Predicted 3D model of an 83-nucleotide RNA (c-di-GMP-I riboswitch aptamer) from a Methylococcaceae bacterium. NCBI's taxonomy places the organism under Bacteria, Pseudomonadati, Pseudomonadota, Methylococcales, Methylococcaceae. The sequence was found by an Rfam model in a public genome assembly.
RNA sequence: AAACCAUAUUGCCACAGCCGCCGCGAGGCGGGGUCGGAAAGCCUACGGGUCUGGCGGGAAAGCCAGAUGGCCGGGCCGCCUCC
Numbered sequence: 001a002a003a004c005c006a007u008a009u010u011g012c013c014a015c016a017g018c019c020g021c022c023g024c025g026a027g028g029c030g031g032g033g034u035c036g037g038a039a040a041g042c043c044u045a046c047g048g049g050u051c052u053g054g055c056g057g058g059a060a061a062g063c064c065a066g067a068u069g070g071c072c073g074g075g076c077c078g079c080c081u082c083c
Stems, first nucleotide, its partner, number of pairs: 012037002018031005035070001041076003046073003049068007
C1' cells in the first nucleotide's frame, strides 16, 4: 500500500407515523422522529422488478412519460482496523 473483516472505535444515515410545502399521481423537499443499515454515500444516460399518469382496448397485451438507489443485480467513491 492492497485485500479481507469484528460481540471493536470514531462517527454517519434515517423506515413507519406526524407537521408544513411541491406534484394529477406514484412520490419528492424540509422539520422533528427512530425501524433498521458496514456503504441505507453517489449513479436510472447499464439491466430488471414494483408503483403512478396518459394512450389503447370489452378486457388483456402493448406504447409513451414519470417515481422508487431503504426492491434486486450492476458501476463508482469513501471511514475504522482485532484476526